RNAcentral holds the sequence, with entries from SILVA. Predicted 3D model of a 1450-nucleotide RNA (small-subunit ribosomal RNA) from a metagenome.
[in-house]
RNA sequence: GUUUGAUCCUGGCUCAGGAUAAACGUUGGCGGCGUGCUUAACACAUGCAAGUCGAACGCAGGUAGCAAUAUUUGAGUGGCGCACGGGUGAGUAACACGUAGCUUGCCUACCCUAGAGAGCGGGAUAACGUUCCGAAAGGAAUGCUAAUACCGCAUAAGCUCACACACUGUAGAGGUGCGUGAGAAAAGGGAGCAAUUCGCUCUAGGCGGGGGCUGCGGCCCAUCAGCUGGUUGGUGAGGUAAGAGCUUACCAAGGCGACGACGGGUAGGGGACCUGAGAGGGUGACCCCCCACACUGGGACUGAGACACGGCCCAGACUCCUACGGGAGGCAGCAGUGAGGGAUAUUGCACAAUGGGCGCAAGCCUGAUGCAGCGACGCCGCGUGGAUGAAGAAGGCCUUCGGGUCGUAAAAUCCUUUUGCGCGUGACGAGGAAGGACGGUAGCGCGCGAAGAAGUCUCGGCUAACUACGUGCCAGCAGCCGCGGUAAAACGUAGGAGACGAACGUUAUCCGGAGUUACUGGGCGUAAAGGGCGUGCAGGCGGCUUGAUAAGUUCGGCGUGAAAUUUGUCGGCUUAACCGGGAAAUGUCGUCGGAGACUGUCGAGCUAGAGGGCGAUGGAGGCGGGUGGAAUUCCGGGUGUAGUGGUGAAAUGCGUAGAGAUCCGGAGGAACACCAGUGGCGAAGGCGACCCGCUGGGUCGCACCUGACGCUAAGACGCGACAGCAUGGGGAGCGAACGGGAUUAGAAACCCCGGUAGUCCAUGCCGUAAACGAUGCCAACUCGGUGUUUGGUCCGGGGAACCGGACUGGGUACCCAAGCAAACGCGGUAAGUUGGCCGCCUGGGGAGUACGGUCGCAAGAUUAAAACUCAAAGGAAUUGACGGGGGCCCGCACAAGCAGCGGAGCGUGUGGUUUAAUUCGAGUCUACACGAAGAACCUUACCUGGGUUUGACAUGCUGGUAGUAGGGAACCGAAAGGGGACCGACCGCAAGGAGCCAGCACAGGUGCUGCAUGGCUGUCGUCAGCUCGUGCCGUGAGGUGUUCGGUUAAGUCCGCAAACGAGCGCAACCCUCGGCGUUAGUUACAGGUGUCUAACGCGACUGCCCGUGAGAAACGGGAGGAAGGUGGGGAUGACGUCAAGUCAGCAUGGCCUUUAUAUCCAGGGCUACACACACGCUACAAUGGGGGGUACAGAGGGUCGCGAAGCCGCAAGGUGGAGCCAAUCCAGAAAGCCUCUCGUAGUUCGGAUUGCAGGCUGCAACUCGCCUGCAUGAAGUCGGAGUUGCUAGUAACCGCGCGUCAGCUAUAGCGCGGUGAAUACGUUCCCGGGCCUUGUACACACCGCCCGUCACGUCAUGGGAGCUGGUCACGCCUGAAGUCGGGAAGCCAACCGUAAGGGAGCUACCGCCGAGGGCAGGGCUGGUGACUGGGACGAAGUCGUAACAAGGUA
Repeated sequence: GUUUGAUCCUGGCUCAGGAUAAACGUUGGCGGCGUGCUUAACACAUGCAAGUCGAACGCAGGUAGCAAUAUUUGAGUGGCGCACGGGUGAGUAACACGUAGCUUGCCUACCCUAGAGAGCGGGAUAACGUUCCGAAAGGAAUGCUAAUACCGCAUAAGCUCACACACUGUAGAGGUGCGUGAGAAAAGGGAGCAAUUCGCUCUAGGCGGGGGCUGCGGCCCAUCAGCUGGUUGGUGAGGUAAGAGCUUACCAAGGCGACGACGGGUAGGGGACCUGAGAGGGUGACCCCCCACACUGGGACUGAGACACGGCCCAGACUCCUACGGGAGGCAGCAGUGAGGGAUAUUGCACAAUGGGCGCAAGCCUGAUGCAGCGACGCCGCGUGGAUGAAGAAGGCCUUCGGGUCGUAAAAUCCUUUUGCGCGUGACGAGGAAGGACGGUAGCGCGCGAAGAAGUCUCGGCUAACUACGUGCCAGCAGCCGCGGUAAAACGUAGGAGACGAACGUUAUCCGGAGUUACUGGGCGUAAAGGGCGUGCAGGCGGCUUGAUAAGUUCGGCGUGAAAUUUGUCGGCUUAACCGGGAAAUGUCGUCGGAGACUGUCGAGCUAGAGGGCGAUGGAGGCGGGUGGAAUUCCGGGUGUAGUGGUGAAAUGCGUAGAGAUCCGGAGGAACACCAGUGGCGAAGGCGACCCGCUGGGUCGCACCUGACGCUAAGACGCGACAGCAUGGGGAGCGAACGGGAUUAGAAACCCCGGUAGUCCAUGCCGUAAACGAUGCCAACUCGGUGUUUGGUCCGGGGAACCGGACUGGGUACCCAAGCAAACGCGGUAAGUUGGCCGCCUGGGGAGUACGGUCGCAAGAUUAAAACUCAAAGGAAUUGACGGGGGCCCGCACAAGCAGCGGAGCGUGUGGUUUAAUUCGAGUCUACACGAAGAACCUUACCUGGGUUUGACAUGCUGGUAGUAGGGAACCGAAAGGGGACCGACCGCAAGGAGCCAGCACAGGUGCUGCAUGGCUGUCGUCAGCUCGUGCCGUGAGGUGUUCGGUUAAGUCCGCAAACGAGCGCAACCCUCGGCGUUAGUUACAGGUGUCUAACGCGACUGCCCGUGAGAAACGGGAGGAAGGUGGGGAUGACGUCAAGUCAGCAUGGCCUUUAUAUCCAGGGCUACACACACGCUACAAUGGGGGGUACAGAGGGUCGCGAAGCCGCAAGGUGGAGCCAAUCCAGAAAGCCUCUCGUAGUUCGGAUUGCAGGCUGCAACUCGCCUGCAUGAAGUCGGAGUUGCUAGUAACCGCGCGUCAGCUAUAGCGCGGUGAAUACGUUCCCGGGCCUUGUACACACCGCCCGUCACGUCAUGGGAGCUGGUCACGCCUGAAGUCGGGAAGCCAACCGUAAGGGAGCUACCGCCGAGGGCAGGGCUGGUGACUGGGACGAAGUCGUAACAAGGUA
């Protein structure tokens, strides 16, 4: 940041920081210091990485020399080294590591110190020579030879062993001294003239190194709970340097484990490193310590030390050589190669330094090491220039066209030279001379020249940074929220900006933020979370007093805590990184001492906790047995007749074989009305008629006994509603399943008629629940009030039962304080304040699921994941909206009425269709006689065709033009237009202007976007609402005010009230009509007058009276009055809603178009026509039609106009022209009234349609005008479902006028008057609306939300006949090397023996063990598998409507 319209909370996800052995993308100047196979402990070509000593020894060769000899080289004997150094992290969960100890149970080459010694002898052997085998690697036989090689004897200060004694001492084994006996040494070598020195042997000590043992510490899984046969101990023996079941024989039966054995998984451990405020969390590269390993497995040899990286033997896999017989090899040393991988370097130089091996030494060896090379991989430092410089240049970008910005930035001028390049000089590192891989490097000096050196990411919010264009849910972006569907600050590009900078981003991983595992430092009534309840072992915790102790605790000393690292500080590289000196520091551990409060332990005591005793007491507490009445049903019988039953209405059902109804009798099962109560009891589940028996627990009182005996409780054990299961009973009523009847689109349901299991009993299982107070148990503390239940004490009344009161216990319920809480709420029965113990939670879904285990007869229960997926899922409260929720109230909303529409014909509009075009818009109410208050041309926007291109129209600039601008006859053309005889201007003295022509800028567009807009309008709605300031309440959204009680047409007014006021609305103010007055008088009429006209006033305010009401507001009635409670009508339309309508009235942003989407013209179209709808007109007739006569309006219009009389025509009309710029003229209303006729008929109704003849307007009536006359005479006989208007001068009926307009398709619209009703009980219902309240999973707001199956696609996963790997032991067979044991055969120098021979030794061979191999069964764990199960996800699929409102069956 992100859940919501908004809010608070819970809660997850995500980001900003730091870090890295990194990798990738773009970019890349220099230097210093570091660092560099995290993967295949994969395989390795080649070179190098451990040798050295001639002062141990012989031999051979070379060189010098005549030679002796000297010197040197080589292989060999011998010595020392090769067990160090270097690599790697496979294995290992272990005394492997760390830390602290122990070793009285041990070893130690070289080195140091001290002591004691080295006497006399002997026999071999390699090299070498000869012979032989083999391809090779190698080997055999025989002969010669030396030693500091090997052997024997002597000697023994001291040493070892055995025995004895004394002293000392341990938990235990010991130690010291002394005596006796036995035993074990050596090279008297090398060098040197010598001095001397290097060596040799024994003993003791030391330094340093190592072996072994122990306490403590540090991973995950309990879906691993039991493990163990050398196992645990003992004795004897063996073995080792040394203790030990280390090994073996025998004996005993032990040993380990919830404080986690055994098993599985993972892993080298530590110093440290990263992060963090810390506590922690993560890591174990580089450096240091330890361990383990060296192709894999096994084994020993040598040696002081190995079970040995560059040694040996064996087995196996692999590679190589081979003459096929047989051999060789082991880079996890340094380089390097292949492979793997996202990814990690040179087959470099030097032993100059440091260190190591050997050597007396010189020295040799040293891929340890010192350096160099490669890589921005990391850290650190430096640079890519500095100053001046406004005409704010050019150019880019934006623009409201003014300008702004890049920007002092550049250019330009002056300056500097780090770095770079060139030249020169030139180190330290080397302790006394020489000797330097690095290195002609660093450094220094001179010269040159701003010269060679800047990028990357980002700019919607988080998060610093904005504009333009392109794109148009496309292309794309994205860490989260989310952007993109034509104006994108979110994509791409550009300009600009921000951040960092030789780097910058991305990805991966870790810590942090995350108090999101909570030790520090969280929670569990409703958000995730209290176990269904109890009993209780282990464990944890535990009252008062006192003594002892010192395990915990605390303080101090000492030891230890390697170095490096870290933090101060000082110092060295120009600084820093880096490095050095000297300090500091951490917890833990060991040991000694002190303290003695608290905890623990031991002892003594106490009574307040707990338990017991005695007395009392209430109760549906439990179990068993018995008893009772009411009711239902059934059976028998009586009476009795046609229905009954059931529902919204019905039907199924029952009934003439007699039901239902009613009476009597009987049977059977189940449940116990009233009492009955937020009454009682129980741990919970649960318990309800009465009586009896058995039995558990509670409470109160007394203060008699015990003396902490307590609390909690993992595991364990027991109880545990309903449903269900097993066996056997029972079965009245009710009643899953099932059958039938209804309802319905369907009805697997809701409703009705039946009805099996079950419900009941006995016995045994099951073990779950919204098992809920959604609140674990125990204890303590913390204001009050009101009930109720059950005890006790006291007081009052009463004879008593009992009633009332006060106090004090135990339960139970309500209200409230402090406090708590996200809020709701809780509040002595806490969700307050504390303590103890247990259980449980850690985002939603997947899932309480799978697998595994345990339990169960089964159903199933319990324990309990992961992959995958989402950016939320939630709690409480708020405002709305909505409800087939509630209350109150309005409106021609219904009802009551009147007239219609819907049927017909016609007019008009719209849809649809058609068309070259039928221009466009408007679409429920709120489009459809609407824009249009006038489509033949025009209008006109559409179509066809013909023209024009600065244009039909505007402005500016430049140039031009004199018979110019303008008019315009012939002629062509459909017209536009072309054409041009002829006529012919204006202002100005002039220049010139206007005009015209040409050109450049531009014009033009009814082209698009009403979802970019202004303005205007419709609608809710003339509804009574909508808000604000301050205050108050609430964490907050928000509330209050505006609710409530009355009242009103009204949020109108009154009263109350944490509100008090105010604004926009309502009302009033305005216009008009109605009464009166005053004034004036064009016209009307003859005057005069004032019906009238029009100007100003008056008048009505619930003002007065009565009643009702709250002493209110107001309402009802009345008086007066022309008018009475808003007098009638109009204008006036709150905050807002519908992205409502309009870019085509106008205006306007953006986009598009520019010889066309502009413009002109002719003709056509908007007038089409199978249909459908809407608004009307005329009718269907007698309340009428027709003929004749006759009466009465108002408003409005009129000079390119209205137009009289008269005359002509049947009429339309013509002619005519009086009068009128209008109270003067045009100018006659119609229904009505009087009278005649028609007589219920498709008519004397109705007038459509059509024919003919005319008139008028107009340039022009064909498409396509109106009117008149004659003729024609269609449908239609009152209109289905449904639907509209209207409450009084209203509806209805009747005509008149006007606007537009040449004319008119006007039956439309807007006005005007004339005649003039009916009805309203009432607010249940329909529609719309207002207020309050309630529920909500809705907020795009019910046209909402949302569930499940099915179908399709994708993904992960369970089961699965099996198939196939890995791993682990066990059993049996076989069994290499090798140690050990045996070893009668073979071999055999040293000693004994004159010899024979002996002793000792070696070998073959045998045995035990034994790697590996084979066979067989098994455990654990993967992959895969036809098919199958569910799951998740996926803009517009199917079916229904389950849930959210009483969601329509809560």